[in-house]
Context: one part of a larger RNA
RNA sequence: UGACGGGGGCCCGCACAAGCAGUGGAGUAUGUGGUUUAAUUCGAAGCAACGCGAAGAACCUUACCAAGCCUUGACAUCCCGCUAACGAGGCGGAGACGCGUUAGGUGCCCUUCGGGGAAAGCGGAGACAGGUGGUGCAUGGUUGUCGUCAGCUCGUGUCGUGAGAUGUUGGGUUAAGUCCCGCAACGAGCGCAACCCUUGCGGCCAGUUGCUACGAGAGAGCACUCUGGCCGGACUGCCGUUGACAAAACGGAGGAAGGCGGGGACGACGUCAAAUCAUCAUGCCCCUUAUGGCUUGGGCCACACACGUACUACAAUGGCGGCAAAACAGCGGGAGGCGACGCGGCGACGCGAAGCGGAACCCGAAAAGCCGCCCCAGUUCGGAUCGCAGGCUGCAACCCGCCUGCGUGAAGCCGGAAUUGCUAGUAAUCGCGGAUCAGCAUGCCGCGGUGAAUACGUUCCCGGGCCUUGUACA
Numbered sequence: 001u002g003a004c005g006g007g008g009g010c011c012c013g014c015a016c017a018a019g020c021a022g023u024g025g026a027g028u029a030u031g032u033g034g035u036u037u038a039a040u041u042c043g044a045a046g047c048a049a050c051g052c053g054a055a056g057a058a059c060c061u062u063a064c065c066a067a068g069c070c071u072u073g074a075c076a077u078c079c080c081g082c083u084a085a086c087g088a089g090g091c092g093g094a095g096a097c098g099c100g101u102u103a104g105g106u107g108c109c110c111u112u113c114g115g116g117g118a119a120a121g122c123g124g125a126g127a128c129a130g131g132u133g134g135u136g137c138a139u140g141g142u143u144g145u146c147g148u149c150a151g152c153u154c155g156u157g158u159c160g161u162g163a164g165a166u167g168u169u170g171g172g173u174u175a176a177g178u179c180c181c182g183c184a185a186c187g188a189g190c191g192c193a194a195c196c197c198u199u200g201c202g203g204c205c206a207g208u209u210g211c212u213a214c215g216a217g218a219g220a221g222c223a224c225u226c227u228g229g230c231c232g233g234a235c236u237g238c239c240g241u242u243g244a245c246a247a248a249a250c251g252g253a254g255g256a257a258g259g260c261g262g263g264g265a266c267g268a269c270g271u272c273a274a275a276u277c278a279u280c281a282u283g284c285c286c287c288u289u290a291u292g293g294c295u296u297g298g299g300c301c302a303c304a305c306a307c308g309u310a311c312u313a314c315a316a317u318g319g320c321g322g323c324a325a326a327a328c329a330g331c332g333g334g335a336g337g338c339g340a341c342g343c344g345g346c347g348a349c350g351c352g353a354a355g356c357g358g359a360a361c362c363c364g365a366a367a368a369g370c371c372g373c374c375c376c377a378g379u380u381c382g383g384a385u386c387g388c389a390g391g392c393u394g395c396a397a398c399c400c401g402c403c404u405g406c407g408u409g410a411a412g413c414c415g416g417a418a419u420u421g422c423u424a425g426u427a428a429u430c431g432c433g434g435a436u437c438a439g440c441a442u443g444c445c446g447c448g449g450u451g452a453a454u455a456c457g458u459u460c461c462c463g464g465g466c467c468u469u470g471u472a473c474a
Stems, first nucleotide, its partner, number of pairs: 001474002003471003007468007015458002019422005026312008034303002042053002064298007073128001077127002079124005086104001089101001090099003108117003130287002133285003139281002141276003144272001146270001151190006157166003170181003196264004201232007210222003235258001238252005314415001318374006332363003337356002341352004381412001386407007428450007
């Protein structure tokens, strides 16, 4: 000087407390451990691994296993020879591949018309290719975390033999090393804040596909809704109280909005030899008829168990049926696509098919609503499991997809110790969209609808900041 203390002081944070909904019990989905396996590819490991890399494992993916094959190789550059390139149908085979008929087919540049060259294919030789093989304790890059915490430093000066101190401590204040005052310090940098995006109010400009009198259309218009560009608006600016006359705090006025208005992007010096050699790049080491490459099939989907994360429930603020004009959103997506509408089917869906590269057409119906039935029961709760029959995608749904109908109806009556999230348009609850994607979400990323309870307080648990004290640590 730091680090640490079941030392002290001050102060924060859904840290506790107050409150609401959960997890831990059940069934299922998914990830992981373990076990099993020919293989169940690899990585991630307290917080900060475990619906994580996976924003899509039937083949492919695929890195694993078995079998069948290849050896200048699936890919790059260089050399030699041949053929213009290319190349359907046939046979064998699981396929890779091999055999083989040759149908078709002859281009471009130069040319002394012999040929040469470019590109491509085949054959050959070797330099080399190739490796998701190892090392994240050799690395770059990227990322997590403490932590959006308020800190981390420098120049000059001053003090100290020196390590170093001072500044950055102190008195107030703030979300903040934020600002004020003081001070052997005076300044400065990286952080904080602001500048950026979005949301909330208004004005101006611009109106088509939007909006407006309407039953509909045309026409007209741009006031309104809205769209999207610019601008205004909030600054403790004004008043009062408190305060050191400061910074600021509290109350008030006006205002759509206050005292950082709400949300996002943004992550200082550094810590964890944190994560990643399997995104990529890369040193070194290793393999080279294999640790490379191709193919078919299997596996990544196993199942006595254990844990994490979710979904669905255990019911009556509920389930089911009907209803009508079946009321009212927002973000988005659409051409090998979204598909209205009509017809067929109980349905998944099928057959036709308008419109739309979309403020125009489509996805599209939003769901929680109203009326009736059920009468507390393992039930008209719950839907696992299994049987049968079908639909869709795809070369192909046996291992191993999703959906529909009929039947079957399991556990489960609110969950031990323990434990999680959340302070407001939040939690809870309700549906909708998107990426990936042929198909496949209870996951993920977004969107809107309805819409709470509670916070006395900081003693205690956890994490953190500043000052100070002790020290067996560096």